Record summary: The RNA shown here (transfer RNA) has 73 nucleotides and comes from Ipomoea nil. NCBI's taxonomy places the organism under Eukaryota, Tracheophyta, Euphyllophyta, Magnoliopsida, Ipomoea. RNAcentral holds the sequence, with entries from Rfam. It matches the Rfam family "tRNA". It is annotated as a transfer RNA. Rfam's curators write: Transfer RNA (tRNA) molecules are approximately 80 nucleotides in length.
RNA sequence: GUCCGUCUAGCUCAGUUGGUAGAGCGCAAGGCUCUUAACCUUGUGGUCUUGGGUUUAAGUCCUAGGGUGGGUG
Numbered sequence: 001g002u003c004c005g006u007c008u009a010g011c012u013c014a015g016u017u018g019g020u021a022g023a024g025c026g027c028a029a030g031g032c033u034c035u036u037a038a039c040c041u042u043g044u045g046g047u048c049u050u051g052g053g054u055u056u057a058a059g060u061c062c063u064a065g066g067g068u069g070g071g072u073g
Stems, first nucleotide, its partner, number of pairs: 001072007010025004019056001026044006049065005
């Protein structure tokens, strides 16, 4: 250079045929306990990598960039 994959919460990842974004971990508060840990309950969380386009409606489709991983030369 060229080809393929990937980018969603602090982290690891779901998200169906386009129809109001979720889980686990984490964190906070409370319960339990002599205390801590563990356990239980509740809560906390998002410019879905960026710009543009299509659409009544985009995490999802199209397009141009960026980051990242890999193949190939």